[in-house]
Context: one part of a larger RNA
RNA sequence: UGACGGGGGCCCGCACAAGCAGCGGAGCAUGUGGUUUAAUUCGAAGCAACGCGAAGAACCUUACCAAGUCUUGACAUCCCCUGGCUGACUUAGAGAUAAGUAGUUCCCGCAAGGGACAGGGAGACAGGUGGUGCACGGUUGUCGUCAGCUCGUGUCGUGAGAUGUUGGGUUAAGUCCCGCAACGAGCGCAACCCUUGUGUUUAGUUGCCAGCACGUAAAGGUGGGGACUCUAAACAGACUGCCGGUGACAAACCGGAGGAAGGUGGGGAUGACGUCAAAUCAGCAUGCCCUUUAUGACUUGGGCUACACACGUGCUACAAUGGUUUGUACAAAGAGAAGCAAGGAAGCGAUUCUGAGCGGAUCUCAUAAAGCAAAUCUCAGUUCGGAUUGCAGGCUGCAACUCGCCUGCAUGAAGCAGGAGUUGCUAGUAAUCGUAGGUCAGCCAUACUACGGUGAAUGCGUUCCCGGGCCUUGUACA
Numbered sequence: 001u002g003a004c005g006g007g008g009g010c011c012c013g014c015a016c017a018a019g020c021a022g023c024g025g026a027g028c029a030u031g032u033g034g035u036u037u038a039a040u041u042c043g044a045a046g047c048a049a050c051g052c053g054a055a056g057a058a059c060c061u062u063a064c065c066a067a068g069u070c071u072u073g074a075c076a077u078c079c080c081c082u083g084g085c086u087g088a089c090u091u092a093g094a095g096a097u098a099a100g101u102a103g104u105u106c107c108c109g110c111a112a113g114g115g116a117c118a119g120g121g122a123g124a125c126a127g128g129u130g131g132u133g134c135a136c137g138g139u140u141g142u143c144g145u146c147a148g149c150u151c152g153u154g155u156c157g158u159g160a161g162a163u164g165u166u167g168g169g170u171u172a173a174g175u176c177c178c179g180c181a182a183c184g185a186g187c188g189c190a191a192c193c194c195u196u197g198u199g200u201u202u203a204g205u206u207g208c209c210a211g212c213a214c215g216u217a218a219a220g221g222u223g224g225g226g227a228c229u230c231u232a233a234a235c236a237g238a239c240u241g242c243c244g245g246u247g248a249c250a251a252a253c254c255g256g257a258g259g260a261a262g263g264u265g266g267g268g269a270u271g272a273c274g275u276c277a278a279a280u281c282a283g284c285a286u287g288c289c290c291u292u293u294a295u296g297a298c299u300u301g302g303g304c305u306a307c308a309c310a311c312g313u314g315c316u317a318c319a320a321u322g323g324u325u326u327g328u329a330c331a332a333a334g335a336g337a338a339g340c341a342a343g344g345a346a347g348c349g350a351u352u353c354u355g356a357g358c359g360g361a362u363c364u365c366a367u368a369a370a371g372c373a374a375a376u377c378u379c380a381g382u383u384c385g386g387a388u389u390g391c392a393g394g395c396u397g398c399a400a401c402u403c404g405c406c407u408g409c410a411u412g413a414a415g416c417a418g419g420a421g422u423u424g425c426u427a428g429u430a431a432u433c434g435u436a437g438g439u440c441a442g443c444c445a446u447a448c449u450a451c452g453g454u455g456a457a458u459g460c461g462u463u464c465c466c467g468g469g470c471c472u473u474g475u476a477c478a
Base pairs, nucleotide, nucleotide: 001478002477003475004474005473007472008471009470010469011468012467013466015462016461019425020424021423022422023421026316027315028314029313030312031311032310033309034307035306042053043052064302065301066300067299068298069297070296073125077124078123079121080120081119082118083117088101089100090099091098092097106115107114108113127291128290130289131288132287137284138280139279140278141276143274148187149186150185151184152183153182154163155162156161167178168177169176193268194267195266196265198236199235200234201233202232203231204230208225209224212223213222214221239262242256243255244254245253246252318418322377323376324375325374326373327372328371334365335364336363339358340357343354344353345352346351384415389410390409391408392407393406394405395404431454432453433452434451435450436449437448
């Protein structure tokens, strides 16, 4: 000087407390451990691994296993030779591949050749998801969006170092004010950026429809209009600016006015010096080591989907604030051409046939659901719950046995609110309800990322648990 203390003081955070909803019990989904296996490829490991890499394992992917094959090689450059290849067909084979058949005038050209492609040959070499993240780059997590981390000059100290950065107030903040052997400065904080909340102006189609006219079973459907909504650009607006009080005459705090909004308005992006030899050699890049008829390459099939069990994360429930049936209302944000598909027809349905429109403020996906109205069920393992299983079908795709999703009929398991313990959340939040997207042929999505609808309770407070910041004290630690 740091670090640590079941030392002290001050302060903060869904840290506790006050509440709401959960998890832990059940069934299933998914990830992991373990076990099994020819293989169950590899990585991730307290918080900060475990719906994580994987925004999608039937083949492919694929790295694993078995079997069948290749050795200048599946891929790159260089040299030599040959050729019109490529492609098509036949036979053998699980295929990779092998043999054969018919056929075939590559491009430029100064006509010598050159180039692209294919086959053969020799060697230089290729190749490696093999090892090392404790050799590295790059990227990322974490403490933590915590308020800290430092430097120049000066001064003090023999020196390591100190001071500044401590103190009195204040703040979300090393934020600002005052004081002070310090005076200044840098990286962080804040602001500048995006979005949302109010208004003005401009613009008016594919959006809108107040007034005028036409029109309909209904309809911005038509003429028309720019008022309104909306769209998307510019601008305005919030700054403790104004008033009162407290304060040290300061910074600031408390209350008020006006205002759509008030003290950082809400949300996002933004992550200082560093810590964990944290993670990644399997995104990529890369040193060294290892391998070279194999640790490389190709193919078929299997495996990554196993299953006495244990754990994490979720979904669905255990019902009446509910289930079922009928009717009826209101979104936002997205996506669409090897695509979204209206309408019509067939089917109980998944879906099939046909097919208008739309590269889309125009058309489509697309009925939002919870809600509201009515009826029924009447407290039961039930008209709750839907696991599991049987049969019959549909779709994608060479192909659904291992191993896909969906539909109909039948079947109808556990579960009657979950021990110790433990998680999230302070407002348009929690809870609850649907919608869309990426990946994607299809989908094991209950995941993830976004979008809107309905919409709470509680907060006395800081004694205690956890984490953190500043000052101070002790130390057998560095």
Predicted 3D model of a 478-nucleotide part of an RNA (small-subunit ribosomal RNA, 3' major domain) from an anaerobic digester metagenome. Its mean pLDDT, the model's own confidence on a scale to 100, is 85.